This is a predicted structure of a 72-nucleotide RNA (transfer RNA) from a Candidatus Harrisonbacteria bacterium. Its mean pLDDT, the model's own confidence on a scale to 100, is 83. The sequence was found in a public genome assembly. It matches the Rfam family "tRNA". It is annotated as a transfer RNA. Gene Ontology term of the family: triplet codon-amino acid adaptor activity. The organism belongs to Candidatus Harrisoniibacteriota, within Bacteria.
RNA sequence: GCGCCCUUAGCUCAGUGGUAGAGCGUUUCAUUGACAUUGAAAAGGUCGGAGGUUCGAUCCCUCCAGGGCGCA
Repeated sequence: GCGCCCUUAGCUCAGUGGUAGAGCGUUUCAUUGACAUUGAAAAGGUCGGAGGUUCGAUCCCUCCAGGGCGCA
């Protein structure tokens, strides 16, 4: 330099056009003499950034940034 892949909650990840979810973690409540376990609820996201397509974009297209792999 060229090609491919990844970027979504604190962490690990799902979600492939119709207003974003799970597990773990955090907080509260119930249960216990207390702890653990278990159950219930809640908080937490401008979906890496900017533009474009579309009635509508996390999803499709372009560029940029960060990370990984391969080729030279």